Predicted 3D model of a 106-nucleotide RNA (SAM riboswitch aptamer (S box leader)) from Gracilibacillus orientalis. It was read from a public genome assembly, where an Rfam model found it. Taxonomically the source falls in Gracilibacillus (Bacteria, Bacillati, Bacillota, Bacilli). Its mean pLDDT, the model's own confidence on a scale to 100, is 84.
[in-house]
RNA sequence: UUCUUAUCCUGAGAGGUGGAGGGACUGGCCUUACGAUACCUCAGCAACCGUCUGUAAUUGACAAGGUGCUAAUUCCAGCAAGCAUAACGUGCUUGGAAGAUGAGAG
Numbered sequence: 001u002u003c004u005u006a007u008c009c010u011g012a013g014a015g016g017u018g019g020a021g022g023g024a025c026u027g028g029c030c031u032u033a034c035g036a037u038a039c040c041u042c043a044g045c046a047a048c049c050g051u052c053u054g055u056a057a058u059u060g061a062c063a064a065g066g067u068g069c070u071a072a073u074u075c076c077a078g079c080a081a082g083c084a085u086a087a088c089g090u091g092c093u094u095g096g097a098a099g100a101u102g103a104g105a106g
Stems, first nucleotide, its partner, number of pairs: 001106008013042005021031003025078004043070003048066002050062003074098001079095007
């Protein structure tokens, strides 16, 4: 980096360094000198891998280890269909796309 597959309306922050952006992209809307992003330390959340356990059928428990995560639903929308509305527009529902993370494969 590519492919397959599962999940994504739950949850969980303090300190230090440093000094201007950040929330993937576009639009919106937020966030940020009352200190962003990033890095470090410690803490925490979760339970994908893991450990234990049980069944015909993967259910229950745990958290030492490998990842991940700790503003806002993946912050919302983007594409398609349906419904509501006289209509612009907007709202709702479903699916998809894109993205993130894990596991496996090349």